[in-house]
Context: one part of a larger RNA
Molecule: large-subunit ribosomal RNA, domain IV
Organism: Singulisphaera sp. GP187
RNA sequence: CGGUCGUGAAGGAACUAGGCAAAUUAACCCCGUAAGUUCGCGAUAAGGGGGCCCUCCUCGAAAGAGAGGGCGCAGAGAAAAGGCUCUGGGAACUGUUUAUCAAAAACACAGCACUGUGCGAACUCGUAAGAGGACGUAUACAGUGUGACGCUUGCCCGGUGCCGGAACGUCAAGGGAGCUGGUUAGCCGUAAGGCAAAGCUAGCGACUGAAGCGCCGGUAAACGGCGGCCGUAACUAUGACGGUCCUAAGGUAGCGAAGUUCCUUGUCGGGUAAGUUCCGACGCGCAUGAAUAGCGUAAUCACUGGAGCACUGUCUCCACGACCGACUCG
Numbered sequence: 001c002g003g004u005c006g007u008g009a010a011g012g013a014a015c016u017a018g019g020c021a022a023a024u025u026a027a028c029c030c031c032g033u034a035a036g037u038u039c040g041c042g043a044u045a046a047g048g049g050g051g052c053c054c055u056c057c058u059c060g061a062a063a064g065a066g067a068g069g070g071c072g073c074a075g076a077g078a079a080a081a082g083g084c085u086c087u088g089g090g091a092a093c094u095g096u097u098u099a100u101c102a103a104a105a106a107c108a109c110a111g112c113a114c115u116g117u118g119c120g121a122a123c124u125c126g127u128a129a130g131a132g133g134a135c136g137u138a139u140a141c142a143g144u145g146u147g148a149c150g151c152u153u154g155c156c157c158g159g160u161g162c163c164g165g166a167a168c169g170u171c172a173a174g175g176g177a178g179c180u181g182g183u184u185a186g187c188c189g190u191a192a193g194g195c196a197a198a199g200c201u202a203g204c205g206a207c208u209g210a211a212g213c214g215c216c217g218g219u220a221a222a223c224g225g226c227g228g229c230c231g232u233a234a235c236u237a238u239g240a241c242g243g244u245c246c247u248a249a250g251g252u253a254g255c256g257a258a259g260u261u262c263c264u265u266g267u268c269g270g271g272u273a274a275g276u277u278c279c280g281a282c283g284c285g286c287a288u289g290a291a292u293a294g295c296g297u298a299a300u301c302a303c304u305g306g307a308g309c310a311c312u313g314u315c316u317c318c319a320c321g322a323c324c325g326a327c328u329c330g
Base pairs, nucleotide, nucleotide: 001325002324003323004322005321006320007319008318010316011315014314019311028050029049030048031047036041038148052070053069054068055067057066058065059064071075083309084308085307086306087305088304089303090301091300095107096106111146112145113144114143115142116141117140123132124131125130149296150295151294152293154226155225156224159223160222161219162218163217164216165215168214169213170212174208175207178204179203180202181201182200183199186195187194188193227245228244229243230242231241254288255285266282267281268280269279270278
């Protein structure tokens, strides 16, 4: 000097990103216990008290309780054994997870909704046979989203997707009337050459031709989207109101400087002597908003923010002790 422990005057979070760590509390019996609440909880809430030994006393069947007395610094005499409260955020909950830096607000979850599937089901695995689904049958199975519960879930179908329609337009292979070229039996010609059937061959091709797309509708708990400018009330300010442009439609109820707010330590109120955090409000929401769910919500939580009580070597400010190292000497 380091490590693991122990003790500490006065103060008591002044430490620090943060009470991290440590301390406090602790089992049992008795008393007592608030808001809130889904009436189950909350709750060991909180907060108090008790304990050893003796007795011929009182009660009791006893266990024991009471009363009285006794001893010690200390009676659950050692060890093991919740600190608590107030107030926000998140996720309803018990569960699950990054084996080896993340346990969470992430995943799951009952519940809700939409979509598909009529059974040789849809869907999945497999080239297939076959298998799972299921020895099930729409109160079933599969997929997707949301995520207990309560109150709710607005407007837009223009785009994309999906579903329906089938008149019209477009449209492939295939079929193909017909047409053209090459070839040449034959014919014409003195010759050069010309014409040319059938067949074969190369091409063109009217017409026919499904789905799809176009087209017409529907559908948002499908993917998604949910405006701008100008003016206006007898102080000012504000703008119920008016005008105008654009749009498929212009954000409803809620909530809101938010786990979302840039400006921002917004402004006001609360808490503190003093508060960029916190709580309650306000609302010019840079850039909230309704199953990518919105807003509430008792209970739960090794989640996360703020405050307080208790307690403490976290600190003011360090000291001493034990043991193990390091170090020195042998």